[in-house]
RNA sequence: UGCAGAGUAGGCAUUGUGCGUUAAGUGUUAGGGGAUGGGAAGUUGCCCCUAAACGAAGGUUAUUACCGCGGUACAAAUGCUGCAUCCGCUGCC
Repeated sequence: UGCAGAGUAGGCAUUGUGCGUUAAGUGUUAGGGGAUGGGAAGUUGCCCCUAAACGAAGGUUAUUACCGCGGUACAAAUGCUGCAUCCGCUGCC
């Protein structure tokens, strides 16, 4: 020098605890901001804020309460998946 490998933010599934169902949330579009393999930098991936448009499944019980629904929130573990640039790390020739 060359070859190979490890490693991110996250994503999916399972479980648990919640929230909404008097409609928030999720998703879409536009603008602004933030973090992101060991280091630098970065978006077509992720998060936050603002605005706009769109939009839903409720039911049962005498009562405590229960069963559903939402491409719903959070957390942990396990499994699968997971950085295109430069430098670095490990191994091989």
The RNA shown here (THF (Tetrahydrofolate) riboswitch aptamer) has 93 nucleotides and comes from a Clostridiales bacterium. Lineage of the source: Bacteria > Bacillati > Bacillota > Clostridia > Eubacteriales.